[in-house]
RNA sequence: CCCUUAUCGAGAUGGGUGGAGGGAACCGGCCCUUCGAAACCCAGGCAACCUACAUAGAAAGGUGCCAACUCCGGUCCUGAAAGGGAUAGAUGAGAG
Numbered sequence: 001c002c003c004u005u006a007u008c009g010a011g012a013u014g015g016g017u018g019g020a021g022g023g024a025a026c027c028g029g030c031c032c033u034u035c036g037a038a039a040c041c042c043a044g045g046c047a048a049c050c051u052a053c054a055u056a057g058a059a060a061g062g063u064g065c066c067a068a069c070u071c072c073g074g075u076c077c078u079g080a081a082a083g084g085g086a087u088a089g090a091u092g093a094g095a096g
Base pairs, nucleotide, nucleotide: 001096003094004093005092006091007090008089013043014042015041016040017039021032022031023030026074027073028072029071044066045065046064049062050061070088075085076084077083078082
């Protein structure tokens, strides 16, 4: 990188460095941010995919995550609100 599969309405932040962006990409919206964005580091926390097994529990280890439903819409179906599916994406496990 690609393929398979499961999940994605819950949950969980302080400090240091840094110095203007960020919320995956494009378009539109909305929001966060100099009362300090991204990124990196330290510490803490959440969760329970692997570990590990039908279920439950635990949290030592391997990942992951810690504004807003995957922030919302975009395509299809129903539709008043809204809901369901597809696509894309993220994460885990496995195969190439």
A computed fold for a 96-nucleotide RNA from a Dehalococcoidia bacterium, annotated as SAM riboswitch aptamer (S box leader). Its mean pLDDT, the model's own confidence on a scale to 100, is 81.